Molecule: transfer RNA
Organism: Emiliania huxleyi
């Protein structure tokens, strides 16, 4: 050095063909208990790894660049 993959909430993870991002865990907050847990109700939390380029419109499609995983020589 090459090749193919991945980066999306605090953790794990969906996102159909380009149309204004979802859920589970967890956190807050309330219910409920003599209390804590558990159960129920809500909130809040990601401009999608970074700059660009294409488009009316980009997590999504092109390019580079980090960082990871795998393969090969």
């Nucleotide at each position: 050095a090459c090749u193919u993959g991945g980066u999306u909430a605090g953790c794990u993870u969906a996102g159909u063909c380009g149309g204004u991002a979802a859920a589970g865990c967890g956190u807050u907050u309330g219910u409920u208990u003599u209390g804590u847990a558990a159960u129920c109700a809500a909130a809040a939390g990601a401009u999608c790894a970074g700059c660009g380029g294409u488009u009316c419109a980009a997590a999504u499609c092109c390019g580079c660049u980090a960082c990871u995983a795998a393969g090969c020589u």